[in-house]
Context: one part of a larger RNA
RNA sequence: CUGGGCGUAAAGGGCGCGUAGGCGGUGUGAUUUGUCGGAAGUGAAAUCGUGCGGCUUAACCGUAUCAAUGGCUUUCGAAACUGUUCCCCUUGAGUUCGAGAGAGGCAGAUGGAAUACCAGGUGUAGCGGUGGAAUGCGUAGAUAUCUGGUAGAACACCGGAGGCGAAGGCGAUCUGCUGGCUCGAUACUGACGCUGAGGCGCGAAAGUGUGGGUAGCGAACAGGAUUAGAUACCCUGGUAGUCCACACCGUAAACGAUGGUCACUAGUCGUCGGGGGAUUCGACCCCUUCGGUGACGCAGCUAACGCAUUAAGUGACCCACCUGGGGAGUACGAUCGCAAGGUUGAAACUC
Numbered sequence: 001c002u003g004g005g006c007g008u009a010a011a012g013g014g015c016g017c018g019u020a021g022g023c024g025g026u027g028u029g030a031u032u033u034g035u036c037g038g039a040a041g042u043g044a045a046a047u048c049g050u051g052c053g054g055c056u057u058a059a060c061c062g063u064a065u066c067a068a069u070g071g072c073u074u075u076c077g078a079a080a081c082u083g084u085u086c087c088c089c090u091u092g093a094g095u096u097c098g099a100g101a102g103a104g105g106c107a108g109a110u111g112g113a114a115u116a117c118c119a120g121g122u123g124u125a126g127c128g129g130u131g132g133a134a135u136g137c138g139u140a141g142a143u144a145u146c147u148g149g150u151a152g153a154a155c156a157c158c159g160g161a162g163g164c165g166a167a168g169g170c171g172a173u174c175u176g177c178u179g180g181c182u183c184g185a186u187a188c189u190g191a192c193g194c195u196g197a198g199g200c201g202c203g204a205a206a207g208u209g210u211g212g213g214u215a216g217c218g219a220a221c222a223g224g225a226u227u228a229g230a231u232a233c234c235c236u237g238g239u240a241g242u243c244c245a246c247a248c249c250g251u252a253a254a255c256g257a258u259g260g261u262c263a264c265u266a267g268u269c270g271u272c273g274g275g276g277g278a279u280u281c282g283a284c285c286c287c288u289u290c291g292g293u294g295a296c297g298c299a300g301c302u303a304a305c306g307c308a309u310u311a312a313g314u315g316a317c318c319c320a321c322c323u324g325g326g327g328a329g330u331a332c333g334a335u336c337g338c339a340a341g342g343u344u345g346a347a348a349c350u351c
Base pairs, nucleotide, nucleotide: 003323004322005321007305008304012319014202015201016200017199021195022194023193025089027087029085030084031083034081035078036077037076038075039074040073041072042071049066050064051063052062053061054060092192093189094188095187096185097184098183099182100181104178105177106176107175108174109173110172111155115151116150117149118148119147120146121145122144126137127136163170164169207248208247209246210245211244212243216242217241221237222236223235224234259318260317261316262315263314264313267296268295269294270293271292272291273290274289275288276287277286300307301306324351325350326349333344334343335342336341
């Protein structure tokens, strides 16, 4: 340098933005870098190959204006492709205008149900809990019930394999700020594109630091049970935590276990958001079109399961990754982190 792969066998980076790099739409012209052709030079000899010859053969040796030698240099030419360059184009990409849907993000304000606690009223002996119990609470008046107050957290119904977001994720209401997306229409820019090693940013839960907050739940812990034991499952309590602000951590079955972009390839039935048409008083309904999201299914693919216009089909470009099991995501080194630990990542040995 090369091969085969990556849904479930080893293997898609958790996700985005983007640097270098790689790749790149249409039509002329120019150039000739790559590319192709001719010529000249060079490519020492030996070796190798070929023809002929010599030792009785062979090995070996000799000989030839023979052949061969990845290539390199010079020169002449070709101009399709590639590159470069001038100009042009509009289909890719983007801009403009008008509509639209949405738990997209951030901040502030507000609300009701429930729970717990506090105060008061009524009221009396139980309550609670379980398979059954006990620990626990209660005559210092609990549980139940009514009134008032306080606090924190989460937002029933709507709610839907429904929506939005790059992913993580996002669900009470209102207001402000703000990102993206879709549809329709004309005009405009004129390849401005795709991917993306490094890099930068985002990134559930748990965990960490400082300061708050703490109703409910609840690792640890304590007690009661269960049991042969019970460092558990069940019960009564309960600290960190869960919540907020700021700063870290940077990992997950971060999953569609399926990287991104583009093109093409039978259909059927839903659903969400737009547009057009037909009909209608209007809605529903019907036809059609674009974008999303589902179910099924042909060709094709697949080891099978299954996938199947949201491909795991057929192709193009770019990136990441895999190469028997264990040892091991360990050791060592480096680097990041306050720490916990993360990232990178072997070998001996063994089967």
Small-subunit ribosomal RNA, central domain from an uncultured prokaryote, 351 nucleotides, folded computationally. The prediction has a mean pLDDT of 88. The RNAcentral record of the full RNA draws on ENA.